Annotation
The RNA shown here (transfer RNA) has 72 nucleotides and comes from Ilumatobacter sp. Its mean pLDDT, the model's own confidence on a scale to 100, is 82. It matches the Rfam family "tRNA".
[in-house]
RNA sequence: GCGCCUCUAGCUCAACGGUAGAGCAGCGGGCUUUUAACCCGUUGGUUCAGGGUUCGAAACCCUGGGGGCGCA
Numbered sequence: 001g002c003g004c005c006u007c008u009a010g011c012u013c014a015a016c017g018g019u020a021g022a023g024c025a026g027c028g029g030g031c032u033u034u035u036a037a038c039c040c041g042u043u044g045g046u047u048c049a050g051g052g053u054u055c056g057a058a059a060c061c062c063u064g065g066g067g068g069c070g071c072a
Base pairs, nucleotide, nucleotide: 001071002070003069004068005067006066007065010024011023012022013021018055026042027041028040029039030038048064049063050062051061052060
């Protein structure tokens, strides 16, 4: 330099173009002599950035950025 994959909550990951979710973590409570475990509830998001397409974009298109792999 070229090609491919990837970027969504603190972490690991979901989400036919139509309300952004789960598990863990955090917070509050229950249970327990206490802790852990278990149970209930709950907070938390400019979906990497900027444009475009569309009635509507996390998703499709373009450009750029971060990470990974391969070829030179």
The same sequence occurs in records of 4 taxa.